[in-house]
RNA sequence: CCGUGCUAGACGGGGAGGUAGCGGUGCCCUGUACUCGCAACCCGCUGUAGCGAGGUCGAAUGCCACCCCGAGGCCGUCCUCUUUUGGGGUCCGGCCGGGGCAAGCGGCGAAGAAGGCUGGGUCCCGCGCAACGAGAGUCUAUGAACCCCGUCAGGACCGGGAGGUAGCAGCGGUAAGUAGAAUUUCUCGUGUGCCGCGGGGGUGCCUGGCCGGAGUUGGCUACCGCGGUAUCGCCUGGGGGAGGCGGUCGAAGGCUGGUGCACGG
Numbered sequence: 001c002c003g004u005g006c007u008a009g010a011c012g013g014g015g016a017g018g019u020a021g022c023g024g025u026g027c028c029c030u031g032u033a034c035u036c037g038c039a040a041c042c043c044g045c046u047g048u049a050g051c052g053a054g055g056u057c058g059a060a061u062g063c064c065a066c067c068c069c070g071a072g073g074c075c076g077u078c079c080u081c082u083u084u085u086g087g088g089g090u091c092c093g094g095c096c097g098g099g100g101c102a103a104g105c106g107g108c109g110a111a112g113a114a115g116g117c118u119g120g121g122u123c124c125c126g127c128g129c130a131a132c133g134a135g136a137g138u139c140u141a142u143g144a145a146c147c148c149c150g151u152c153a154g155g156a157c158c159g160g161g162a163g164g165u166a167g168c169a170g171c172g173g174u175a176a177g178u179a180g181a182a183u184u185u186c187u188c189g190u191g192u193g194c195c196g197c198g199g200g201g202g203u204g205c206c207u208g209g210c211c212g213g214a215g216u217u218g219g220c221u222a223c224c225g226c227g228g229u230a231u232c233g234c235c236u237g238g239g240g241g242a243g244g245c246g247g248u249c250g251a252a253g254g255c256u257g258g259u260g261c262a263c264g265g
Base pairs, nucleotide, nucleotide: 001265002264003263004262005261006260009057010056011055012030013029014028015027020046021045022044023043024042034054035053036052037051038050062259063258064257065256067254068253072249073248074247075246076245078244079243080242081241082240083239084238085237086236087235088234093232094229095228096227097226099224100223103221104220105219106217107216108215115211116210117209118208119207120206121205122204123200124199125198126197127196128195129193130192131190132189133188134187135186136185138181139180140179141178142177148173149172150171151170156165157164158163
């Protein structure tokens, strides 16, 4: 060095949790590396270890150890960001309301501001006028078979006759009624008018005149303080997520080192 046989050993590992502690089943992460039975109101053990039974490889690119790297998990009264929820009521914010101010913009103003004096209107009352509405009246037309008037043909009646009487129709007129016209007359009424007279009132608005001689107004922005709102900003308490930092455990992987016995050649 080779061959044969055997043994140690290996045939996944880790995290959290659970446990007096260890391991397993279950969950999670890596990753692929035997089988069967037991097992979370748990199963089996007692210090480096699942218990019971079987199988494969077998001193080897395997196993063990140190170191390097490091998936991932867990913890943190730490830092940053983000999200959600409860409370607060405001001093620096936001929104709304009302007040003040007059810095800016704007309006008015030498065709004369503020202020002062004065006249009038708007306003109220009384009276009147007009308008409108209603009614009455006037005029015209129509309008009564009879129970309205006048005249009454025909016919009827009285009379010897002359003549007379009542009276229908027709015609004319008229009453009640109907229709129209004009707005000429009268009466009543009014959320009509800006018309007249008188009286009153005078906050506001409009307008005229005189004095005066440059401001006035408060629409918008700004500012001041008052009140309110609670969505947003702010303060405060809690929860979730992401990242950083620190701590802890740590798989897979990598370097190095170590690594049995027997027989034969």